Small-subunit ribosomal RNA, 3' major domain from a metagenome, 478 nucleotides, folded computationally. The full RNA is in RNAcentral, with records from SILVA.
[in-house]
Context: one part of a larger RNA
RNA sequence: UGACGGGGGCCCGCACAAGCGGUGGAGCAUGUGGUUUAAUUCGACGCAACGCGCAGAACCUUACCUGGGCUAGAAAGUACGGGAAUCCGGAUGAAAAUUCGGAGUGCCCUUCGGGGAAUCCGUAGUUAGGUGCUGCAUGGCUGUCGUCAGCUCGUGUCGUGAGAUGUUGGGUUAAGUCCCGCAACGAGCACAACCCUUGCCGUUAGUUGCCAGCAUUAAGUUGGGCACUCUAGCGGGACUGCCGACCCUUAAGUCGGAGGAAGGUGGGGAUGACGUCAAGUCCUCAUGGCCCUUAUGUCCAGGGCUACACACGUGCUACAAUGCCGGUACAAUGGGCAGCGAACCCGCAAGGGGGAGCCAAUCCCAAAAAGCCGGCCUCAGUUCGGAUAGGAGUCUGCAACUCGACUCCUUGAAGGCGGAAUCGCUAGUAAUCCCUGAUCAGCAUAGCAGGGGUGAAUACGUUCCCGGGCCUUGUACA
Repeated sequence: UGACGGGGGCCCGCACAAGCGGUGGAGCAUGUGGUUUAAUUCGACGCAACGCGCAGAACCUUACCUGGGCUAGAAAGUACGGGAAUCCGGAUGAAAAUUCGGAGUGCCCUUCGGGGAAUCCGUAGUUAGGUGCUGCAUGGCUGUCGUCAGCUCGUGUCGUGAGAUGUUGGGUUAAGUCCCGCAACGAGCACAACCCUUGCCGUUAGUUGCCAGCAUUAAGUUGGGCACUCUAGCGGGACUGCCGACCCUUAAGUCGGAGGAAGGUGGGGAUGACGUCAAGUCCUCAUGGCCCUUAUGUCCAGGGCUACACACGUGCUACAAUGCCGGUACAAUGGGCAGCGAACCCGCAAGGGGGAGCCAAUCCCAAAAAGCCGGCCUCAGUUCGGAUAGGAGUCUGCAACUCGACUCCUUGAAGGCGGAAUCGCUAGUAAUCCCUGAUCAGCAUAGCAGGGGUGAAUACGUUCCCGGGCCUUGUACA
């Protein structure tokens, strides 16, 4: 100087408390451990591994296993030799591939002998290739403490020196934020602001959007209009600016009020200092070293990653009457040409036929669901719950056996609100309800990323638990 303390002081955080809803019990989904297996590819392991890499394993992916092949190789570059390229057919085979036959002769130069470019095959060798090992050799990227308020430097001063000072102190703040004081005076990286979004107003613009008044219609459908809504560009607006009180030091600031759409950082996001964990990743990529080179490379078929006595994590659906059935309203974000696919017809349905319109403020996906109205049931393992199983189908795709999703009929299991324990959340939040997208041929259960609808309760307080910041103290630790 740090680190640590079941030392002290001050302060903060859904840290506790006060509340609301869960997990832990059930069934299923998903990840992991374990076990099994020819293989169940590999990585990730307290917080910070375990719906994680995987924004989607039937083949492919794929790295694993079994079997069948290749060895200049699946891809790239060089030299030489041959054939234009290319297309079609037969045989063997699970395919990869091997082999046989046929068609075919283009472009540029030309001394008509040939040469060249592109492409294919063969040969040669300097080479390729490796998701093989080492993340404790590395770059890059990332997590975490933590959006915590800290981390440092120059000059000066003090100290023999390590170092100190500044950065401590008194106030204050979300903040090393600001003020005052002070052997310090300044400065940098973080903080804040600048950026995006949302909330109010003005202005510009008025189609595909909108409709106040006029006409018209089944319908903003059409004429007409751009007031309003909306869209998307440019501006305004909030600064403790104003008033009062408090501490007062005249300060920084705190509390209350006015005006205002919004008030003291308005809400949300992006943004992550010096560093810590030899944290994670050599399987994104790059890369040192080591290792393999007729195999640890590479091609193919089939299988596996989907196994199942069990254990754990994360979720979904429930255990019901705040339910069930029927009718009927109101969104926003988005996506669409190898695409979205309307009306209409067929089918109980998944879906099929059909093909209008749309490169989209125009058309389509598209039904929003909780809600509201009406009816039924009356507390039961039930008109709750839907697992499991049998049968019949649909769709995608070369192909749904291992191993897809969905539909219909039947079957109807556990489950009576869950022990010890444990998690999230402070407001348009929790809870609850649907919708969209990426990945994707097909396949999503709040898995991931977004969108809107309905919409709470509670916070006395900081004694205690956890984490953190500053000062101080002890130390046989570095």

It matches the Rfam family "Bacterial small subunit ribosomal RNA".